[in-house]
Context: one part of a larger RNA
């Protein structure tokens, strides 16, 4: 060096449990009735994930379903279930602690309180009841007798005292239980200074708010890099970003609008007009409108027979789990038939997935049909509430800015920080300086669906999208391990087999690791570092060359 045989390694092929994109429909919110997100617990044995919350892999009711079940998760032990479990749907109960966190505090998941009520005690006090003792008074009886008194006994009232029971109150105790106690705003109400009335302030009650969430929307603020081949007006751009607010959409909206001698007729969105007219250190760039074609169409109100909203009743229809749902056998090969061969069948179903290789007829499904609790709901009826007086410190003007495609320009139009300031339909605004004529409209009040934008999320479907260095960062317990004081950064990692049938038993070895037999299997060079198993790299054997 060549041939060959092994090892290492994990490329390639095949696969998919996960992604990506789009469409259609739904939903477009959750939260002081305590959210989002967490901490800590919770199983007979229980580390993690999932579920759940001291009722803790769960409790109850109703509906579905029909044979097994006690999550991933196998095992042991012990249980449940045709008296219907597990499971699925709907509703209810429970729901520790933190978190807006809201009784006060705090280094989140902890510490410390007060009030009310309740449970069990203790002390004091009051009331009532039963009883004992003593005393006074009264009455009855007996005895004595000085007969107006004394003694005994019974009963009652009253008083004192003792013990027990029950109840109320006050104070107080406890590993107690439950509820309440933040702030702001609004309304109502009780009080109440300096200071007479008052007001400020203080207290109470009731209602609301707060915080989170992907984009879309409106408003208030608002850059720079960059481009101009430098740079200052300009551009980037009213973009990024910050703040406020709202809805399922938001905003806008029923002409003081356009047009041009004909007329149109709210607003929004799309196409075109058009990279046109313009604007512009006339540089870089910026960039319309009229008109036309479409989407969708809707107009109302200001004291009311109307409009908008709310509530209640009725209501076509929609609508959960789920149910029914056609039709095939044999032969051959093979470990296995769905393949081959032969003969059949169904189809409103020959989309798809699974089953030991490729199945319309084996299984799940599919077409089609059915089902209904709560709920939604066009619309109808009834009740209640709300808005609004025809728009003056307005239009217009001066100064300074901003918005309009329009950079102050001949600069109309719109907004306004400041100073001013009309008319009143016999009036006023506009038609791109301005004037006249003509045309057109009626500002300074309010509401308004649809067409339009978006997708954190749900369901279904689709793909000349990916197939494990791809596709999400993440197919796998991933925003994990790990790094960083922190903001933050951020991986790698899929495949035995049809089925564990996951190698009983024997041998070597240290009662190892690892291996040899035996056995399973179609296959063990499929043995868990497990499909296929390339190359680099490393050995063995043989041959040849030096």
């Nucleotide at each position: 060096c060549g041939u060959u045989u092994a090892g290492u390694g994990g490329a390639u092929g095949c696969c998919u449990a996960g992604g990506c994109a789009u469409g259609u429909a739904g939903a477009g919110g959750c939260g002081a009735u305590g959210a989002a997100g967490g901490a800590c617990g919770u199983a007979g044995c229980a580390c993690g994930c999932u579920g759940c919350g001291a009722u803790a892999a769960g409790u109850c009711u109703c509906g579905g379903g029909g044979a097994a079940c006690c999550g991933c998760g196998a095992g042991c032990a012990g249980g449940u279930u045709u008296u219907g479990a597990u499971c699925c749907g709907a509703g209810a109960a429970u729901u520790u602690c933190c978190g807006a966190a809201u009784g006060g505090g705090g280094a989140a998941a902890c510490c410390c309180a007060c009030c009310u009520u309740u449970a069990c005690g203790a002390a004091c006090c009051c009331u009532g009841g039963c009883g004992g003792u003593c005393g006074c008074u009264u009455a009855g009886c007996c005895g004595g007798u000085u007969u107006a008194c004394c003694g005994g006994u019974u009963a009652a009232u009253c008083g004192a005292u003792c013990a027990c029971c029950a109840g109320a109150g006050u104070u107080u105790g406890u590993a107690g239980g439950a509820g309440g106690u933040a702030u702001c705003u609004a309304a109502u109400u009780c009080u109440g200074a300096a200071u007479a009335c008052a007001u400020a302030g203080g207290g109470a009650u009731u209602a609301g708010a707060a915080g989170c969430a992907a984009a879309c929307c409106c408003g208030g603020g608002g850059a720079a890099c960059u481009g101009a081949a430098a740079c200052a007006u300009c551009u980037a751009a009213g973009u990024a970003c910050c703040c406020g607010g709202a809805g399922g959409a938001a905003a806008g909206g029923a002409c003081a609008u356009c047009a041009a001698u004909u007329g149109a007729g709210a607003c929004u969105c799309c196409g075109u007009u058009a990279g046109u007219a313009g604007u512009g250190g006339c540089g870089a760039g910026c960039g319309a409108a009229c008109g036309c074609g479409g989407a969708u169409c809707a107009g109302g109100c200001c004291a009311g027979u109307g409009c908008u909203c709310u509530u209640a009743u009725c209501a076509a229809u929609c609508g959960a789990a789920c149910u029914c749902g056609a039709a095939c056998c044999a032969u051959c090969u093979g470990g296995a038939a769905a393949g081959u061969u032969g003969g059949g069948c169904c189809g409103g179903a020959g989309u798809g997935g699974g089953u030991g290789a490729c199945a319309g007829c084996c299984c799940c499904g599919u077409a089609g049909a059915g089902g209904u609790a709560g709920g939604a709901a066009a619309g109808a009826u009834a009740a209640g509430a709300g808005a609004c007086u025809u728009g003056a410190g307005u239009a217009g003007g001066g100064c300074g800015g901003g918005a309009c495609a329009c950079g102050u320009g001949a600069a109309a139009u719109c907004c306004u920080g400041u100073c001013u300031g009309a008319a009143c339909a016999u009036g006023g605004g506009g038609g791109g300086a301005c004037c006249a004529u003509c045309c057109u409209c009626c500002a300074a009040g309010c509401c308004u669906a649809a067409g339009u934008a978006c997708u954190c999320c749900u369901a279904c479907a689709u793909g000349a999208c990916c197939g494990a260095u791809a596709g999400u960062g993440a197919a796998c317990c991933a925003g994990u391990a790990c790094c960083g004081u922190g903001a933050g950064g951020g991986a790698a990692a899929g495949g035995u087999g049809a089925a564990a049938a996951g190698c009983a038993c024997c041998c070597c070895g240290a009662c190892g690791a690892g291996g040899g037999g035996a056995g399973u299997g179609a296959a063990a060079c499929a043995g868990a570092c497990c499909c296929u198993g390339a190359a680099a790299c490393u050995g063995g054997a043989c041959g040849c060359c030096u």